Predicted 3D model of a 74-nucleotide RNA (transfer RNA) from Candidatus Jorgensenbacteria bacterium GWC1_48_12. Rfam family: tRNA. Rfam classes the family as a transfer RNA. Gene Ontology term of the family: triplet codon-amino acid adaptor activity. NCBI's taxonomy places the organism under Bacteria, Bacteria candidate phyla, Candidatus Joergenseniibacteriota. The RNAcentral record of the sequence draws on ENA. Its mean pLDDT, the model's own confidence on a scale to 100, is 81.
RNA sequence: GCGGGUAUGGUUUAGUGGAAGAAUAUCUCGUUGCCAACGAGAAGACGCGAGUUCGAUUCUCGCUACCCGCACCA
Numbered sequence: 001g002c003g004g005g006u007a008u009g010g011u012u013u014a015g016u017g018g019a020a021g022a023a024u025a026u027c028u029c030g031u032u033g034c035c036a037a038c039g040a041g042a043a044g045a046c047g048c049g050a051g052u053u054c055g056a057u058u059c060u061c062g063c064u065a066c067c068c069g070c071a072c073c074a
Base pairs, nucleotide, nucleotide: 001070002069003068004067005066006065007064010024011023012022013021018054026042027041028040029039030038047063048062049061050060051059
């Protein structure tokens, strides 16, 4: 340099052109003599920019980061 893949709560991940879900972690309450466990509840996310569209997390383009392969290398 070329090609491909990935990017979603703190972490792991599901998802789809029309209200983004789960697990785990955190916080609060209950239960308990205490802890743990268990039950109930709460907060927290679509990498950035542009385009298409009535509507984009989803489709298109660019950029960024990471991963894989190929090439070059004095």